[in-house]
Bacterial RNase P class A from Deltaproteobacteria bacterium UBA796, 442 nucleotides, folded computationally.

């Protein structure tokens, strides 16, 4: 000097003129009305009706069963889902901010497409082992063929040996004997897919080694990297690392957080899905409720019932309890003034001292600060304050760069109490505090 980020406050101030309300005294006056003198007279959100309470009313009494709402840990406070302080996850370079922050090995459910496959998964391309007629096959078990291979034993064979004829069998040809694959075939198992169907059931088609390290698809793919082993591969074993159980230990009130030992256990996301766990909860609201006065239009419909209890209440519903007696509930019509109170003294405000980090608490002392009902708090006027923006004066400093005066001009945001309080939540002006992050000057 720029861009941030957090926090308290203010949100105009003095004065004349007029013009409303309301209280307090004092006067006219029967009274009402006037009339004079003093004080007061919409926010920090009055907004939004999101939580939480006072207050008022629901007579009495609960149980059940559903619903609601919060959901780390500790503390405030009349309460709270709030509002301080912390912990643990996320986000941002930082300052800071944000959490719907028990529980998925209790159950049920989702995750479109792709994909082999999405949580008792999976086998598509691959890798490896074995057999082959070389195309491709591979489960278990009898039967069965000698066509295959391979070993043994027999016969048989010379180009070889030796020399007028024998010997050998390396190699080919057989024969028979074991063994092994493989081909047929019966029958079994498992897995899919389909049909039926009296659903633990039958029937048909098609598949069968071994592996999940590589690679593919997806937002996610069953810990991670590494050695070692293997036919190849795999926590399959090791070693670190993460995770999840157990076990000691140190700090902490605790939430949590280090440390260090065993376990190869490796059971994936999701609950602001259903769900399960803990705790806590009547409801309806000042148009609550009340209190005076005053009125008249019902030949007005319906439906239940008359002690065998209709009907009402009690926050939905069930049980119960209570009122209830010739009624009771509804429909349509009618009429009473829109009169008083509730109505503004508060869990109120400000001051000090004082406890605590802090929110907030305790002690003391001051203060009274709208109560209006078609709805009052205003309108002009002038000064001065603030923000900008122009000129224009000097000045300050090492620099980048700063403040200050005068003068003219412009502008002031979101926005009105309605019984009342404690927050959130949104709208918004202008300034001040202190902190992060750049970049520039000495």
């Nucleotide at each position: 000097c720029g861009a941030g980020a957090a926090c308290a406050a203010c949100u105009g101030a003095c004065g004349a003129u007029c013009g409303c309300c309301g209280g307090u005294c004092g006067u006219c006056u029967u009274u009402u009305u006037g009339c004079g003198a003093c004080g007061g007279g919409a926010g920090g959100a009055a907004a939004g009706u999101c939580c939480g309470g006072g207050c008022u009313u629901u007579a009495u009494a609960g149980g059940g069963c559903a619903g609601g709402a919060u959901g780390c840990u500790g503390g405030u406070u009349a309460a709270c889902g709030g509002c301080c302080a912390g912990u643990c996850a996320g986000g941002g370079u930082g300052a800071c901010c944000u959490g719907a922050a028990g529980g998925c090995a209790a159950g049920u459910g989702c995750a479109a497409c792709a994909g082999a496959g999405a949580g008792u998964a999976g086998a598509c391309c691959g890798c490896c082992a074995c057999c082959u007629a070389c195309g491709g096959g591979u489960c278990c078990g009898g039967c069965u063929u000698c066509g295959c291979u391979c070993a043994g034993c027999g016969c048989u064979u010379a180009u070889c040996c030796c020399u007028u004829g024998g010997g050998u069998a390396a190699u080919g040809g057989u024969g028979u004997u074991g063994a092994g694959a493989g081909g047929g075939u019966c029958g079994g198992g498992u897995g899919u897919c389909u049909c039926c169907u009296u659903u633990u059931g039958g029937g048909g088609g098609c598949a069968c080694g071994g592996u999940a390290a590589g690679g593919c698809u997806g937002a996610a793919a069953g810990g991670g990297u590494g050695c070692g082993g293997u036919a190849a591969g795999a926590g399959c074993g090791c070693a670190c690392c993460g995770g999840c159980g157990g076990c000691u230990u140190c700090g902490g009130a605790g939430a949590c957080g280090g440390a260090g030992c065993c376990g190869g256990c490796c059971a994936g996301g999701u609950a602001a899905a259903c769900c399960c766990c803990a705790u806590c909860c009547g409801a309806a609201g000042c148009a609550a409720g009340g209190c005076c006065g005053a009125a008249u239009a019902g030949a007005g419909g319906g439906g239940c019932g008359u002690u065998u209890g209709a009907g009402g209440g009690u926050g939905a519903c069930c049980c119960g309890c209570c009122c209830g007696a010739a009624g009771c509930c509804u429909c349509c019509g009618g009429g009473u003034g829109u009169g008083c109170c509730g109505c503004u003294u508060g869990a109120g405000c400000c001051c000090a001292c004082u406890g605590g980090u802090a929110a907030c608490g305790g002690u003391g002392g001051g203060c009274c600060u709208a109560g209006a009902u078609g709805a009052a708090u205003g309108a002009u006027c002038g000064u001065c304050a603030c923000u900008c923006a122009a000129g224009u004066c000097a000045g300050g400093g090492a620099g980048a760069c700063c403040g200050g005066g005068c003068u003219u001009g412009a502008g002031a945001a979101c926005a009105a109490a309605a019984c009342u309080c404690g927050g959130c939540u949104u709208a918004u002006g202008g300034g001040g505090u202190u902190c992060u992050c750049g970049a520039a000057c000495c």

Its Rfam family is "Bacterial RNase P class A". Rfam classes the family as a ribozyme. The source organism's lineage runs through Bacteria, delta/epsilon subdivisions and Deltaproteobacteria.